[in-house]
Order: sequence, then C1' cells, then structure tokens
RNA sequence: GCCAGGGUAGCUCAGUGGUAGUAGCAACAGUAUCAUAAACUGUAGGUCGUGGGUUCGAUCCCCACCCCUGGUA
Repeated sequence: GCCAGGGUAGCUCAGUGGUAGUAGCAACAGUAUCAUAAACUGUAGGUCGUGGGUUCGAUCCCCACCCCUGGUA
C1' cells in the first nucleotide's frame, strides 16, 4: 500500500431506519449488620470516532478522513 473486521457510559458489550440507546462490572446513595464485605433496592453517567450526504426521520444506509486489530506483499 491492499483486503477484512471494529470504534456506543470509566471498562466489557447489545441494539441495526421509527423519535432521544441495552445490560453487566465499576461509581454514588440507601436497606440490612456491632462493623466491613457479600446480598438486595435505587440513582447518576452516552456530542453512538470526526465531517459531509441520502431520508419525513440515521447509532443503523452512502462518501471521505482519523484510530485500533487481524491478514497479505
């Protein structure tokens, strides 16, 4: 350089055109305990890599670019 896959919460991921996006772990608060951990309940946390385009509507489709992983010479 070329080919393929990927980039979504602090971390690991789901979602795949339909109106503001899941879950687990972590964080915070509470219940309980003499106390801590575990357990249970709740809360908060998202410019969906960046910029454009298509569409009534884009995390999802198209184009370009950036980054990561694997393959190939």